[in-house]
Molecule: transfer RNA
Organism: Anaerolineales bacterium
RNA sequence: CGGGGCGUGGCGAAGUCAGGCAUCGCGCGCGGAUCGGGACCGCGAGGUCCGGGGUUCAAUUCCCCGCGCCCCGA
Numbered sequence: 001c002g003g004g005g006c007g008u009g010g011c012g013a014a015g016u017c018a019g020g021c022a023u024c025g026c027g028c029g030c031g032g033a034u035c036g037g038g039a040c041c042g043c044g045a046g047g048u049c050c051g052g053g054g055u056u057c058a059a060u061u062c063c064c065c066g067c068g069c070c071c072c073g074a
Base pairs, nucleotide, nucleotide: 001073002072003071004070005069006068007067010026011025012024013023020057028044029043030042031041032040050066051065052064053063054062
């Protein structure tokens, strides 16, 4: 320098193809249960979906430009 993949709560991922209230697991908080913990059960908090711009009534999703990480090639 060229090509490809990825970026979504604290962590790991799904959702994107085919635009329409953003979801799951772990973790965290509160409660239940227990003599008390763990496991288990219930409830809850936590997200400008990497940044900017565009298209659209509407963008995590489509288009463009950047940034970061990984892989391949030179």